A computed fold for a 101-nucleotide RNA from Maritalea mobilis, annotated as Glycine riboswitch aptamer.
The sequence was found by an Rfam model in a public genome assembly.
Lineage of the source: Bacteria > Pseudomonadati > Pseudomonadota > Alphaproteobacteria > Maritalea.

RNA sequence: CAUCCGCGAGAGGGAGACGCUGGCACCGCAGAACACCGGGGCCAGGGCCGAAGGAGCAACCGCCCCGGUAAACUCUCAGGCAAAGGGACCUGUUGCGGACC
Numbered sequence: 001c002a003u004c005c006g007c008g009a010g011a012g013g014g015a016g017a018c019g020c021u022g023g024c025a026c027c028g029c030a031g032a033a034c035a036c037c038g039g040g041g042c043c044a045g046g047g048c049c050g051a052a053g054g055a056g057c058a059a060c061c062g063c064c065c066c067g068g069u070a071a072a073c074u075c076u077c078a079g080g081c082a083a084a085g086g087g088a089c090c091u092g093u094u095g096c097g098g099a100c101c
């Protein structure tokens, strides 16, 4: 110097699934007061999704009991289901550390 790995920062990309139902109060509109209409909030219920996080395991390893053990697989606890936001992960840039030569 080059390559690879880990972590941090920043740039770009980045899927799926009801803008569901009911109740309560509030705001706007209207109005004598309600009601109607529009809006978001809270609560409850049903349906659905998998790519924050979490959990599970086949091969394999430890002689065995039993234990260890991966994922974009499985579960759906959590999270999510217009847009925005979030988002595993991917591709550059950059800083630090490590490995090899």
Base pairs, nucleotide, nucleotide: 003099004098005097006096007095008094009093011091012090013089018046020045021044022043023042024041026039027038028037047081048080049079053077054075055074056073060068061067062066
Its Rfam family is "Glycine riboswitch aptamer". Rfam describes the family as follows. This family represents the bacterial glycine riboswitch. The prediction has a mean pLDDT of 76.